The RNA shown here (transfer RNA) has 74 nucleotides and comes from Candidatus Blochmanniella pennsylvanica str. BPEN. A source record names the gene tRNA-Val-GAC-1-1. Model confidence (mean pLDDT): 81 of 100.
């Protein structure tokens, strides 16, 4: 240095060809359930999808830019 992938919730993740409310699952809280505890059950908090820019009526999803990471090739 060049090329592939990847970056969404506190952790690991999905998200269909761009399309009408951004999810799961564990953790967090309250709450029923027990004598308690754990399990279990309802119920809620938590996100501008790694930046910043642009295409489009519309963008997490497309494009440039740029930060991190992992892999390969020099």
């Nucleotide at each position: 240095g060049c090329g592939u992938u990847c970056u969404u919730a506190g952790c690991u993740c999905a998200g269909u060809c761009g399309g009408u409310u951004a999810g799961a699952g564990c953790a967090c809280u309250a709450c029923c359930u027990u004598g308690a505890c754990a399990u279990g059950g309802u119920a809620g908090a938590g996100g501008u999808c790694g930046a910043u820019g642009g295409u489009u009526c519309a963008a997490g999803u497309c494009c440039a830019u740029u930060a991190g990471a992992a892999c390969g090739c020099a």
Rfam family: tRNA. The family's RNA type in Rfam is transfer RNA. Its family is annotated with triplet codon-amino acid adaptor activity in the Gene Ontology. Rfam describes the family as follows. Transfer RNA (tRNA) molecules are approximately 80 nucleotides in length. The same sequence occurs in records of 4 taxa.